Predicted 3D model of a 400-nucleotide RNA (Bacterial RNase P class A) from a soil metagenome.
RNAcentral holds the sequence, with entries from MGnify.
It matches the Rfam family "Bacterial RNase P class A". It is annotated as a ribozyme. Its family is annotated with dimeric ribonuclease P complex, tRNA processing and ribonuclease P activity in the Gene Ontology.
Model confidence (mean pLDDT): 78 of 100.
[in-house]
RNA sequence: AGCUGGCCGGGCAGUCGCUGCGCAAUUCGCUUGCGCAGAGGAAAGUCCGGGCUCCAAAGAGCAGGAUGCCGGCUAACGGCCGGACGCCGCGAGGCGAUGGAAAGUGCCACAGAGAAUAGUCUGCCCAAGUCUCAGCAAUGGGAACGGCGAUGGUGAAACGGUGUGCGCUUCGCAAGGGGCGUAGGCGGUCGCGAGACUGUCGGGUAAGAGCCCACCGCGUUUCUGGCAACAGAAACGGCAGGGCAAACCCCAUCCGGAGCAAGACCAAAUAGGGGAGCGAUAGCGCGGCUCGCGCUGCUCCCGGGUAGGUCGCUCGAGCCGGCAGGCAACUGCCGGCCCAGAUGAAUGACUGCCGGGCGCCGCAAGGCGUCCACAGAACCCGGCUUACAGGCCAGCUUCA
Numbered sequence: 001a002g003c004u005g006g007c008c009g010g011g012c013a014g015u016c017g018c019u020g021c022g023c024a025a026u027u028c029g030c031u032u033g034c035g036c037a038g039a040g041g042a043a044a045g046u047c048c049g050g051g052c053u054c055c056a057a058a059g060a061g062c063a064g065g066a067u068g069c070c071g072g073c074u075a076a077c078g079g080c081c082g083g084a085c086g087c088c089g090c091g092a093g094g095c096g097a098u099g100g101a102a103a104g105u106g107c108c109a110c111a112g113a114g115a116a117u118a119g120u121c122u123g124c125c126c127a128a129g130u131c132u133c134a135g136c137a138a139u140g141g142g143a144a145c146g147g148c149g150a151u152g153g154u155g156a157a158a159c160g161g162u163g164u165g166c167g168c169u170u171c172g173c174a175a176g177g178g179g180c181g182u183a184g185g186c187g188g189u190c191g192c193g194a195g196a197c198u199g200u201c202g203g204g205u206a207a208g209a210g211c212c213c214a215c216c217g218c219g220u221u222u223c224u225g226g227c228a229a230c231a232g233a234a235a236c237g238g239c240a241g242g243g244c245a246a247a248c249c250c251c252a253u254c255c256g257g258a259g260c261a262a263g264a265c266c267a268a269a270u271a272g273g274g275g276a277g278c279g280a281u282a283g284c285g286c287g288g289c290u291c292g293c294g295c296u297g298c299u300c301c302c303g304g305g306u307a308g309g310u311c312g313c314u315c316g317a318g319c320c321g322g323c324a325g326g327c328a329a330c331u332g333c334c335g336g337c338c339c340a341g342a343u344g345a346a347u348g349a350c351u352g353c354c355g356g357g358c359g360c361c362g363c364a365a366g367g368c369g370u371c372c373a374c375a376g377a378a379c380c381c382g383g384c385u386u387a388c389a390g391g392c393c394a395g396c397u398u399c400a
Stems, first nucleotide, its partner, number of pairs: 001397008010354007018038008040374001044385002047383005052259004064255005069083005084098001085096004099250002104248002106244003121152001123148003130143005160216004164183008184201007202212002217239001218237008263311004273302006282296005318337008355372007
């Protein structure tokens, strides 16, 4: 100067309040007194996963969604640990939706001649063929409608890449490009010569090209190591199969729905429902009459729902310590501990001292003022993500 991991996140005392629990008192009223306990690393976002509860449900499939290198951990996961591969970093390390492009479909903007059935824009070449010019002819010159994907140019990408060794230097983020020196191969010019200058850099060719050679990449096969992802080696192949699946899609695995306002219990007042009894045969209705039936009244009982109350509710995949297994995530055993449960929703306010930040004053010692990061439980737990003043610890890297 950095990388990784872990931890703390104002402290102490006093006064007055709030919530819960225990004990005591009680005029019985959740009233009073005493004691104890009382937010977080993220309580947050509600993004994943599970427990729990209710509903649904033979099994299988379709549709839909999620995940996606390999192995492990776990109650489970899209999480964690270990490893592989790729990229970045001098390094400690960091980042990565990283299955399939040889099932099929589709897309590849702009630029560019051409973007997947490749393709002559700038160019290079006339060996053969063709055309043309000269020539009696042999032959020579020129050309594209012929050959060439080597050069330049476009682009993210042009249908694999590179072409003697060493050193220095320059441009560039990089990939890569340029220059110089030296040693070497080949060619040209000059020189009597020693040599000087110059061009070029595998061969090959008219010019070129896997056409041939070497290396790198790629593919196939085999062997070796590894549980595997994968790695290494050898032989063969001239190169087939450009990229995009965070386009559709294919393959593999997983997924029933809703959520503590889940759900269970107790249960007023008022209104309405059911049943029994009483009472009057009073009123009304059943077209006029009789009988009968129904409604209207009072008392009691029953059941449902609401207000309200109780449970769910906090002892749990719990926390701390030790030992053992494992590289680790994690697991097992032993011992100890109890650590918020509110619901119109408690966990606060003030004072003093100390600590820290900022501002002002002061030569200084110091004084004065102000502030204390992010944020705040709501059924519980495992993760992820996001916010966070300031500070501490450990391991490691690079430079001096």